[in-house]
The RNA shown here (c-di-GMP-I riboswitch aptamer) has 90 nucleotides and comes from a Gemmatimonadota bacterium.

RNA sequence: GCACGAUAAAGGUAAACUCCGGGAAACCGGGGGGCACAAAGCUGCGGGUCUAAGGACAGAGGUCAUGUCUAUGACAGCCGGGCUGCCGAA
Numbered sequence: 001g002c003a004c005g006a007u008a009a010a011g012g013u014a015a016a017c018u019c020c021g022g023g024a025a026a027c028c029g030g031g032g033g034g035c036a037c038a039a040a041g042c043u044g045c046g047g048g049u050c051u052a053a054g055g056a057c058a059g060a061g062g063u064c065a066u067g068u069c070u071a072u073g074a075c076a077g078c079c080g081g082g083c084u085g086c087c088g089a090a
Stems, first nucleotide, its partner, number of pairs: 004088002012037002017032006035077001041083003045080003048075003054070005
């Protein structure tokens, strides 16, 4: 240095839920909260999953709007890849 990951040490992040805010939604930001995580740091490159505003198609409704498809939207704590990184037992 690389690989690897301990009943080590110093730390870090923060699930569900909840309050406030943003968003059509998925989801995101902040406060609380801790399920977990050796990359649960960053990155939408590949796969996958979620949402459907707008658009397309269809049907029906009669004072009110349904269904299907679709990402340009989203998820990095779904998997893989790329980049970076603390410590040092076996």